[in-house]
Molecule: Archaeal signal recognition particle RNA
Organism: Archaeoglobaceae archaeon
């Protein structure tokens, strides 16, 4: 210094575009694509970040000195924008036809209530607005601090192995005290969270230690229901006060004779749909054609990086 096996570590991979949403990035949505290739949670009044943005909480596997980044070229597929065709639509003009609605006036004709009391006016409710309180129905929301015990990283020191001690950090469970951040079912970690942990397996002469499969048992996480907080949102719900408003109804009061409804025929108005014709638009739609522009995959100039330990052999 070179090769072969093994052993670590550092690192790398378990995808990437594009639309839409945003101020802007990435998620949950839709679509294209690619690989041998992850899981679980919660996310549109949404999550989670700030151009150092390419989500966010939490749990795994493979590879391993591997590999990573990447000008330029090819490309599936999408965005813009122009044009060109075509369907669909809006808005105006005419005048015509056909069709319907309603409203008025004349004149016939029918019911029906009316002195047991008609037209008309007053007054009060019902109605509508505000304001102040109740109820009821949803929405949202889960402190904070010690103290204990344990578990992942790690660092030192001891021991013949399993192992022991002391620190540092980070995260869980529990109690206690504060708080609105509590109680109570139900499910419940993927071969992959903690505790226990039968056989059995591992170090050990032995004592005893160690990793853990099934089981149990909780946790962390969803759901449901109470309660507690909220300067959250609604109500065929209520009390009171202030303004309004009165077509109907309905209670009381005045009035003292009409009133209301349907139907037929003529006149006439006035609105509306259809149908045809012309003009102006569409930031609807759907083919095409051309330019920009983005771009999975594919390929690559190039560039960054290849450490550390143990055995053999030359």
């Nucleotide at each position: 210094u070179g090769g072969u096996g093994g052993g670590c570590u550092a690192g790398g991979c378990c995808g990437g575009g594009g639309g839409g949403c945003u101020c802007g990035g990435c998620g949950u949505c839709c679509c294209c694509u690619g690989u041998a290739a992850c899981c679980c949670g919660a996310a549109a009044c949404c999550g989670u970040c700030g151009a150092c943005a390419u989500g966010c909480g939490g749990g795994g596997g493979c590879c391993g000195a591997a590999g990573c980044c990447g000008a330029g070229g090819g490309a599936a597929g999408g965005u813009u924008c122009a044009c060109c065709a075509g369907u669909c639509u809006g808005c105006g003009a005419a005048a015509u036809a056909c069709g319907g609605u309603u409203c008025g006036a004349u004149g016939g004709g029918c019911u029906u209530c009316g002195u047991a009391g008609a037209a008309u006016c007053c007054u009060c409710g019902u109605c509508c607005u505000g304001a102040a309180g109740g109820g009821c129905c949803g929405g949202c929301g889960g402190u904070u601090a010690c103290c204990a015990c344990g578990g992942g990283c790690u660092u030192u020191c001891c021991g013949g192995a399993g192992g022991g001690a002391a620190g540092g950090u980070u995260c869980g469970u529990g109690g206690u005290a504060u708080u609105u951040a509590u109680c109570g079912g139900g499910g419940g970690c993927a071969u992959c969270g903690g505790c226990u942990g039968a056989g059995g397996c591992c170090c050990g002469g032995a004592a005893g230690g160690g990793a853990g499969c099934a089981a149990g048992c909780c946790c962390a996480c969803c759901c449901c229901g109470a309660a507690c907080g909220u300067u959250u949102g609604g109500c065929g719900c209520u009390u009171u006060c202030a303004g309004g408003g009165u077509u109907a109804c309905g209670g009381g009061g005045a009035g003292g004779a009409g009133a209301a409804g349907c139907u037929c025929a003529u006149c006439g108005a006035a609105c509306c749909g259809u149908a045809u014709u012309c003009g102006c638009g569409g930031a609807a739609u759907u083919g095409g054609u051309g330019a920009a522009u983005c771009g999975a995959c594919c390929u690559g100039a190039g560039g960054c990086g290849c450490g550390c330990c143990c055995a053999c052999c030359a």